[in-house]
RNA sequence: UAUUGUCAUGCGGGAGAGAUCGGACACAUUGUCCGGCGCCGAAGGAGCAACUUCCCGGAAACUCUCAGGCAAACGGACCGCAUGAUGACA
Numbered sequence: 001u002a003u004u005g006u007c008a009u010g011c012g013g014g015a016g017a018g019a020u021c022g023g024a025c026a027c028a029u030u031g032u033c034c035g036g037c038g039c040c041g042a043a044g045g046a047g048c049a050a051c052u053u054c055c056c057g058g059a060a061a062c063u064c065u066c067a068g069g070c071a072a073a074c075g076g077a078c079c080g081c082a083u084g085a086u087g088a089c090a
Base pairs, nucleotide, nucleotide: 001090003088004087005086006085007084008083009082010081011080012079013078018037020036021035022034023033024032025031038070039069040068044066045064046063047062051058052057
C1' cells in the first nucleotide's frame, strides 16, 4: 500500500400487525393508567432443521410470542457508504 473479517461512530435506506373495546383521570387536540378481545414478526429472548464426523455445544430471515410492537413520529433486524480501532493475508 492492496484485499478482506470484526467492532464502534456518522449518514442514507429499512417491513408487518387495532388511530380496537370498556372504565378512571386529564383535555382544544394529542394523551396517561387499569382491564378485555383481536393481531404482528425484524430490537432483545427461547426452540429447532440443515451443517458442524457422533455426544455436548454452536446454530436461519424457520417456529414460539416471554418481552416488544399494531396512524404518524420514535424504535427497528438487516443493507449501502464514509471514518476510526483491531485481526488475517500478500

Predicted 3D model of a 90-nucleotide RNA (Glycine riboswitch aptamer) from uncultured Neomegalonema sp. Rfam family: Glycine riboswitch aptamer. Its family is annotated with glycine biosynthetic process in the Gene Ontology.